[in-house]
Molecule: c-di-GMP-I riboswitch aptamer
Organism: Terribacillus aidingensis
């Protein structure tokens, strides 16, 4: 450089909902189940959102009620960091 062959994916995750458990709750875990996802892998670092046990303020004779507040949650809200797969050049 040419020819031939093969391949052009293999696969992965798992929304809603149901059951069980944990939790004050938000929500999480496990099983079932698939709405979807090229990072819907990991990480709570920045922001957003959710919850308010505890704390605190107010009202009330009191029981209690209302508000504020993450140290809680969310990575399938967005971004950052980090790891991996595929195709093409």
């Nucleotide at each position: 450089a040419a020819a031939u062959a093969u391949a052009u994916u293999u696969g992965g995750c798992a929304a809603a909902c149901c059951u069980a458990u944990u939790g004050a709750a938000a929500a999480a875990u496990a099983g079932g189940g698939a709405c979807g996802c090229a990072a819907a892998g990991c990480u709570a670092c920045g922001a957003g959102u959710c919850u308010a046990a505890g704390g605190u303020a107010a009202a009330g004779u009191a029981a209690u009620u209302u508000g504020c507040u993450a140290u809680g949650a969310u990575u399938g809200u967005c971004g950052g960091g980090u790891u991996g797969c595929g195709c093409a050049u």